[in-house]
RNA sequence: UACUCAUCGAGACCGGCUGAGGGAAAGGCCCUUUGACGCCGGAGCAACCAGCAGAACUAACCAUUCUGAAAAGGUGCUAACUCCUGCGGAAGCCUUAGUGCUUUCGAAAGAUGAGGG
Repeated sequence: UACUCAUCGAGACCGGCUGAGGGAAAGGCCCUUUGACGCCGGAGCAACCAGCAGAACUAACCAUUCUGAAAAGGUGCUAACUCCUGCGGAAGCCUUAGUGCUUUCGAAAGAUGAGGG
C1' cells in the first nucleotide's frame, strides 16, 4: 500500500505538558484560549482477531461455519449517526412553475478489524 471480506443509529473521560487550531477532502454546520490538535500517564468502552466452551458438518479427526461466556493477550475506540450533504432509485409533501422539502434504500468515499501479494 493495490486488492478481498465484515462492521459502522449503541458505548466509554480525567490529570500533566504544550499553545491555535480541529472535525479526512469540498460545501455546510459545529468544537475550541472556560485551552483545540498533538504527546504522556491513568481510567473506561466495545468485543474484530487470538485463546476458551458448546453445536453443525465428518466414520473420526482437522478445517470451516454458527452460538455463547470471558476480557489478564493483539488491535481499535472514548463531541455531534462515519456530525450532515454531494451520486442513483423509491415513497410522500408543497407549488402556476422545482436546480424544492422530508423519509427511506442503495452506491461512492472514509474509518476500524481480519486476510493478503
The RNA shown here (SAM riboswitch aptamer (S box leader)) has 117 nucleotides and comes from an uncultured Woeseiaceae bacterium. It was read from a public genome assembly, where an Rfam model found it. The coordinates come from a structure-prediction model, not an experiment, and the mean pLDDT is 82. Rfam family: SAM riboswitch aptamer (S box leader). Rfam links the family to the GO term regulation of gene expression.